Context: one part of a larger RNA
């Protein structure tokens, strides 16, 4: 230089009350403004206590601070069903023996790891200052083991089926959600009108069980036979014959009934330390619209022809065959361990910062609109720390 530039998006503040040594910034109330395919909500990754409560204000916060993601102390994360672990494999890794190589080491069989994929099962309501598909209430479901009863060819590391899959397009059936009416409860205008075709609020309920609809796929049943499936087979597949002709089988959203004489529920009443707590509880229907969600891994079509294995079902081999084993039903028992707080388009992650940058997935309401554009709003959240 200079007490100058700057104080990090021009979304915006104003008033009253409280606390306090002190209030533009903290808390409460009223008004105003901003976002609203987000600047709301929920996860994964990453972070790791930042969560909640009390207390403190030196430093940190681009200012003040009574406030804070700051200091100190205490508290907080509850699972058979969510995720991991577990079973299974992909690319790829490791790799007994083995092959190669001066050495280090390279390759690779059996095998063993390896999810970003496949594989059993839970929903609704309530509750905490802070957790909840985890606690509680109610109603469910899965799997394994044991016992009992009835019936019974059981048995795998092997065979077969299934698992099991691409792009694009079109039509249909539904539901979530929305809207309207009806119904229930409340209101009647401090400014002209408002007892009405008026206004406000509410009209919510799951998994599971039952049954098998719109639709999709396949012809089906029985007998005999045997090229094949490395052996066998009653299984799969091939062949022959008979019967049958839209039945039958498999699959399949949704709706109905049940779950629910329950829960929730606008409001009303009572208490209050003003934060809240308790009691009671109306209506709880219909129509319409309608998805990018479900039926659907469907259907049609195209060429570039679109994982594997386990689980599951079935078949037999060795073997066992008053045993063991299997199926069904009833009863009893088990389901360990780890994660679970909080942030998550961000002041908590990656950017040296409370940084106008970056960061995968899910939900995504109303009016206008083709629309997830745009504008204004709801729920909810903020006014970006001079």
């Nucleotide at each position: 230089g200079a007490g100058u530039a700057a104080c990090g998006a021009u979304a915006a503040a104003g008033g009253g009350g409280g606390u306090g040594a002190a209030a533009a910034a903290c808390c409460c109330c009223c008004u105003c403004g901003c976002c609203g395919a987000a600047a709301g909500a929920c996860c994964a990754a990453g972070g790791g206590u930042u969560c909640c409560u009390g207390u403190c204000c030196a430093a940190c916060g681009u200012u003040a601070a009574u406030c804070g993601g700051g200091g100190c102390a205490g508290g907080g994360u509850g699972a058979g069903u969510c995720g991991a672990c577990c079973c299974c494999u992909a690319a790829g890794g490791u790799g007994a023996g083995g092959c190669c190589g001066a050495a280090a080491g390279g390759c690779g069989u059996a095998a063993u790891c390896g999810a970003u994929g496949g594989g059993a099962a839970a929903c609704a309501g309530a509750u905490u200052a802070a957790u909840a598909u985890u606690u509680c209430u109610g109603u469910a479901c899965u799997u394994c083991c044991g016992c009992u009863a009835a019936c019974u060819g059981c048995g795998a590391u092997g065979g077969a089926g299934a698992g099991a899959c691409g792009g694009a397009g079109a039509a249909g059936g539904c539901u979530a959600g929305g809207c309207u009416a009806g119904c229930g409860c409340g209101g009647c205008g401090u400014u002209g009108g408002u007892a009405g075709u008026c206004c406000g609020c509410g009209u919510u309920u799951a998994a599971g069980g039952u049954g098998g609809u719109a639709g999709g796929u396949g012809g089906g049943u029985g007998a005999c036979u045997u090229a094949g499936g490395c052996a066998a087979a009653u299984c799969c597949g091939g062949g022959u014959c008979a019967c049958u002709a839209u039945a039958c089988a498999c699959u399949g959203a949704g709706a109905g009934c049940u779950g629910a004489u329950g829960a929730c529920g606008a409001g009303u009443c009572c208490c209050c330390a003003a934060g809240g707590g308790g009691a009671u509880g109306a209506a709880g229907u219909a129509g319409u619209u309608g998805a990018u969600g479900c039926c659907a891994u469907g259907c049609u079509u195209c060429c570039a022809g679109g994982a594997a294995a386990a689980u599951c079902u079935u078949c037999u081999a060795a073997g066992c065959u008053u045993c063991a084993g299997g199926u069904u039903a009833g009863c009893g028992g088990g389901a360990a361990u780890c994660g679970u707080a909080c942030c998550c388009c961000a002041a908590a992650c990656c950017g040296a910062c409370a940084c106008a940058g970056g960061u995968g997935g899910u939900c995504g309401g109303g009016u206008a609109g083709a629309g997830a554009a745009u504008a204004c709003c709801a729920a909810g959240g903020c006014g970006c720390u001079u």